A computed fold for an 87-nucleotide RNA from a Betaproteobacteria bacterium, annotated as Glycine riboswitch aptamer. The coordinates come from a structure-prediction model, not an experiment, and the mean pLDDT is 78.
RNA sequence: CUGGAGAGCGGCGCUCCCGCUGCGGGGUGCGCCCACCGAAGGGGCAACACGGGCAGGUCCCGUGGAAACUCUCAGGUCACAGGACAG
Repeated sequence: CUGGAGAGCGGCGCUCCCGCUGCGGGGUGCGCCCACCGAAGGGGCAACACGGGCAGGUCCCGUGGAAACUCUCAGGUCACAGGACAG
C1' cells in the first nucleotide's frame, strides 16, 4: 500500500439544518434505555513446567502459562471511519 467479517438506518429526549407555516416529516450531533456483534485494545482458562503439602492418588494448593476459544470492560451495529488477519 491492497484485501478484509459480524451485529437495530431500534425507541425516547435535546440541539442544529431543510422544507412547511398546520399537525407532522427528513438529515446531523449528543444523552439515556433496550436489543445485538467480536477481528482495535483488554480480561479468563487447557496441556505443560516449577514449587509446596500429605492420608502417596497421575491427589490437593500456589505460580507461570496460547488462541481466531471464551468474556463483552472498552469498542462496534446504513455509509464514512476503525478493523484481527493475509498478501